[in-house]
RNA sequence: GGGCUCGUGGUCUAGUUGGCUAUGACAUUCGCUUGACGUGCGAAAGAUCCCCGGUUCGAAUCCGGGCGAGCCCA
Repeated sequence: GGGCUCGUGGUCUAGUUGGCUAUGACAUUCGCUUGACGUGCGAAAGAUCCCCGGUUCGAAUCCGGGCGAGCCCA
């Protein structure tokens, strides 16, 4: 320098055939349970979906550019 893949709550991730209030687990907080802790059960908070622009009635999703990460080629 070229090619491919990826970027979503604190962490890991589903959703990528454009359309409901963006899914689940762990972690956190609260409540119940316990003598207490843990486990278990219930609930809550937490994301401008990497950034900018475009297409569209409507974009996490499609297109262009940029940034970052991984793999391969030279």